[in-house]
RNA sequence: AAGAUCCGCGCAGAGAGCGCCCGGUUCGCCGGGACGCCGAAGGGGCAAACCAACGGAGGCGCAACCGUUUGGUGAAACUCUCAGGUCCAAGGAUGCGUGGGUCGA
Numbered sequence: 001a002a003g004a005u006c007c008g009c010g011c012a013g014a015g016a017g018c019g020c021c022c023g024g025u026u027c028g029c030c031g032g033g034a035c036g037c038c039g040a041a042g043g044g045g046c047a048a049a050c051c052a053a054c055g056g057a058g059g060c061g062c063a064a065c066c067g068u069u070u071g072g073u074g075a076a077a078c079u080c081u082c083a084g085g086u087c088c089a090a091g092g093a094u095g096c097g098u099g100g101g102u103c104g105a
Stems, first nucleotide, its partner, number of pairs: 003103010017035001020033005036086003042082001043080003049073005054067003
């Protein structure tokens, strides 16, 4: 340097009851409750694969090898819906641009 990662700024950025009941209200909305709905803050779950154990096989032991066994590691826009959200606004994973920090031969 490429690249990785984090932070700031700019741009883009989906889904789903402006529903019902109760209370408050400065009449804009706010709080609570029951039921439904959404997945893209955050959080949980796992496939292949890998590791270990156990078992098998190899004349014996080890390794390679095999396993509908056990445990561990194991990603997502998949999945759960705890949290969050459910007109607009806000928020928003992620992408692009830009400035900087760290790692980096």

Background:
This is a predicted structure of a 105-nucleotide RNA (Glycine riboswitch aptamer) from an Anaerolineae bacterium. Taxonomically the source falls in Anaerolineae (Bacteria, Bacillati, Chloroflexota). Its mean pLDDT, the model's own confidence on a scale to 100, is 82. The model forms 90% of the base pairs in the Rfam consensus. It was read from a public genome assembly, where an Rfam model found it.